[in-house]
C1' cells in the first nucleotide's frame, strides 16, 4: 500500500442482507417477596447507532470519504 471483518446503552451483542417507532441479556437504581441477606419476580434508568457528506418522503441500514481496532496479502517483470 491492497483486501476483509468489526465500531449500536456502563459491559457483551442482535438489528444492516430486503430503508419505515432503536432492542436483548448482564450491570445499576426502585419496589415486591424474606426475620434478614442472597436468590427470585416486577418496574425504571441508560443511545449524536465511530466522525463528516450524499441519496431518499424517510438512513443504524444504501453510496462516498475519513478515523479506530482485529485478521490476511504484499505476486510477476
Nucleotide at each position: 500500500g491492497c483486501c476483509u471483518c468489526a465500531g449500536u446503552a456502563g459491559c457483551u451483542c442482535a438489528g444492516c442482507c430486503u430503508g419505515g417507532u432503536a432492542g436483548a441479556g448482564c450491570a445499576u437504581c426502585u419496589g415486591a417477596u424474606u426475620u434478614g441477606u442472597a436468590a427470585u419476580c416486577a418496574g425504571a434508568c441508560g443511545g449524536c447507532c465511530g466522525g463528516g457528506g450524499g441519496u431518499u418522503c424517510g438512513a443504524a441500514u444504501c453510496c462516498c470519504u475519513c478515523c479506530u481496532g482485529g485478521g490476511g496479502c504484499u505476486c510477476c517483470a
Record summary
This is a predicted structure of a 77-nucleotide RNA (transfer RNA) from Euryarchaeota archaeon UBA36. Rfam family: tRNA. Rfam's curators write: Transfer RNA (tRNA) molecules are approximately 80 nucleotides in length. The organism belongs to Candidatus Poseidoniales, within Archaea. Model confidence (mean pLDDT): 83 of 100.